[in-house]
Context: one part of a larger RNA
RNA sequence: GAUGAACGCUGGCGGCGUGCCUAACACAUGCAAGUCGAGCGGAGAUUAAGAAGCUUGCUUCUUAAUCUUAGCGGCGGACGGGUGAGUAACGCGUGGGUAACCUGCCCUAUACACACGGAUAACAUAUCGAAAGAUAUGCUAAUACGAGAUAAUACAUUUUUAAGGCAUCUUAAAAAUGUCAAAGAUUUUAUCGGUGUAGGAUGGACCCGCGUCCCAUUAGCUAGUUGGUGAGGUAAAAGCUUACCAAGGCGACGAUGGGUAGCCGACCUGAGAGGGUGAUCGGCCACACUGGAACUGAGACACGGUCCAGACUCCUACGGGAGGCAGCAGUGGGGAAUAUUGCACAAUGGGGGAAACCCUGAUGCAGCAACGCCGCGUGAGCGAUGAAGGCCUUCGGGUCGUAAAGCUCUGUCCUAAGGGAAGAUAAUGACGGUACCUUAGGAGGAAGCCCCGGCUAACUACGUGCCAGCAGCCGCGGUAAUACGUAGGGGGCAAGCGUUAUCC
Numbered sequence: 001g002a003u004g005a006a007c008g009c010u011g012g013c014g015g016c017g018u019g020c021c022u023a024a025c026a027c028a029u030g031c032a033a034g035u036c037g038a039g040c041g042g043a044g045a046u047u048a049a050g051a052a053g054c055u056u057g058c059u060u061c062u063u064a065a066u067c068u069u070a071g072c073g074g075c076g077g078a079c080g081g082g083u084g085a086g087u088a089a090c091g092c093g094u095g096g097g098u099a100a101c102c103u104g105c106c107c108u109a110u111a112c113a114c115a116c117g118g119a120u121a122a123c124a125u126a127u128c129g130a131a132a133g134a135u136a137u138g139c140u141a142a143u144a145c146g147a148g149a150u151a152a153u154a155c156a157u158u159u160u161u162a163a164g165g166c167a168u169c170u171u172a173a174a175a176a177u178g179u180c181a182a183a184g185a186u187u188u189u190a191u192c193g194g195u196g197u198a199g200g201a202u203g204g205a206c207c208c209g210c211g212u213c214c215c216a217u218u219a220g221c222u223a224g225u226u227g228g229u230g231a232g233g234u235a236a237a238a239g240c241u242u243a244c245c246a247a248g249g250c251g252a253c254g255a256u257g258g259g260u261a262g263c264c265g266a267c268c269u270g271a272g273a274g275g276g277u278g279a280u281c282g283g284c285c286a287c288a289c290u291g292g293a294a295c296u297g298a299g300a301c302a303c304g305g306u307c308c309a310g311a312c313u314c315c316u317a318c319g320g321g322a323g324g325c326a327g328c329a330g331u332g333g334g335g336a337a338u339a340u341u342g343c344a345c346a347a348u349g350g351g352g353g354a355a356a357c358c359c360u361g362a363u364g365c366a367g368c369a370a371c372g373c374c375g376c377g378u379g380a381g382c383g384a385u386g387a388a389g390g391c392c393u394u395c396g397g398g399u400c401g402u403a404a405a406g407c408u409c410u411g412u413c414c415u416a417a418g419g420g421a422a423g424a425u426a427a428u429g430a431c432g433g434u435a436c437c438u439u440a441g442g443a444g445g446a447a448g449c450c451c452c453g454g455c456u457a458a459c460u461a462c463g464u465g466c467c468a469g470c471a472g473c474c475g476c477g478g479u480a481a482u483a484c485g486u487a488g489g490g491g492g493c494a495a496g497c498g499u500u501a502u503c504c
Stems, first nucleotide, its partner, number of pairs: 001503003005500005012376006018369002020334001025332003029329003034075003039072002042069013082287003091212008101204002106200007114148001116146002123138006154179011184192003213259003220250003225247008262284004266277004289310005312323004340366001342365003348362001349360004379409004389400004413445001414441006423431001448493005453474003459488005469476002
């Protein structure tokens, strides 16, 4: 000098930040991912009209309009948010490679959308179960599902030519054969969608060079191990997997083992070189009760999805079920220690939707905390008989001290009243009657903490008497202590001041 700090004493205001570093301990409760009726068939409600029945103001049926939405279907739940347990690794950083790759939504270009079928949820009935839920039969729709047609510069195989490269090869052109697509909706004629192909953009995947903590009181390690061939597998190269064959591969330029640790931009310090750290903010990675696995999908081996196993908690009619805050608040626990079960989608951004709009504990704000940085205030001027009082005294006086009182003022902050934003571009403002402005009031409501032997700025008196105590180091205290305790005085910093811890 610095800190995500804590502790002691003290504490007026504002702005901007920051706030579980410990138990990746366990979690009550609420919320944190939905949306689309302009994909679909139903169901329900309301209103209107008509018909029937009669109990004459109700019931039933039909039609139309509007509203709601359990289910099927689509898109999104792979983003956003959290945490740092694991990881010494191509994890991260940096620079390259892919002639070994994928990419929903978006953009551009181009070509197309013909024609058919069978189901199933919802619903109804029945049954089982305490519940969670399940089963059987029957009925129905689609932008759900399936078969057919058409089709290429797509894909596969074969052939030819040319160019290029990095070994397998790649690109371009031509030919032949084979294979593969689609969906409609609506305020109704303009939009939104659908399918194939090519290109782009974005996002990802894999590989490589270099760099990346400590221990040699860790010296040898390795059998899918190293390489090859065949087969499989992936979006894709590869022992990635498997069968066979060979016996290789790594290592004092530190393998293997052990310990510790998320990495970086950055942050702190320092003249720099360096050293230390990796909170907030940004990029990457990993994880989601513990371990394992796949499904769906453009994308996951998926925090608020599924299955299995385990520990724990809860419900139970004992047969069986339910759950996962390292999301935002909040609770217990641990700890020296870290906040509200707040408001709003007004802004920014995200998901869905044609839109209106809905959702959004992302975010914007407010609350708590001197935790940090910055700013402001706690009054200003005049005022000597140097008042009273305290302390010291050589008893003359000195000092606190223009300090107080007193007089004259001011109004930052404050209080009260009134006005009142920008942030929003037509509408829409949580913040918020906030910021700010005007008027009135009155010095009123606002100063402490540490130190005074030397280092180190600042000294006397009394008490104590190697006691009580102080102390960062040297050291002080045993009867005249500037070093302990108190008082007066003084020094330093100031809404803070000291102490402790850690780093330079």

About this RNA
A computed fold for a 504-nucleotide part of an RNA from an uncultured bacterium, annotated as small-subunit ribosomal RNA, 5' domain. Its mean pLDDT, the model's own confidence on a scale to 100, is 84. The RNAcentral record of the full RNA draws on Greengenes and SILVA.